Predicted 3D model of a 73-nucleotide RNA (transfer RNA) from a Longimicrobiaceae bacterium. Rfam family: tRNA. It is annotated as a transfer RNA.
[in-house]
């Protein structure tokens, strides 16, 4: 240098063929408890890695550019 996958909520992950984002884990807040943990209920958090297309709509298609892991000469 080429090729191939990947980035999404604090972590680890999903989301059919493009139709407007979810879950488990943890965090708040109740309920239980002499307190706690376990469980049980209820809520917060994300402009989806940057940037630009195309589209009536984009995590999803297209172009670039950052990183990371794999394979290559």
């Nucleotide at each position: 240098g080429c090729g191939g996958c990947g980035a999404u909520a604090g972590c680890u992950c999903a989301a059919c063929c493009g139709g407007u984002a979810g879950a488990g884990c943890g965090c708040c807040g109740g309920a239980u408890u002499c307190c706690a943990a376990a469980c049980c209920c209820g809520g917060a958090g994300g402009c989806u890695g940057g940037g630009g297309g195309u589209u009536c709509g984009a995590c999803u298609c297209c172009c670039u550019c950052u990183c990371g892991c794999c394979g290559u000469g």
NCBI's taxonomy places the organism under Bacteria, Pseudomonadati, Gemmatimonadota, Longimicrobiia, Longimicrobiaceae.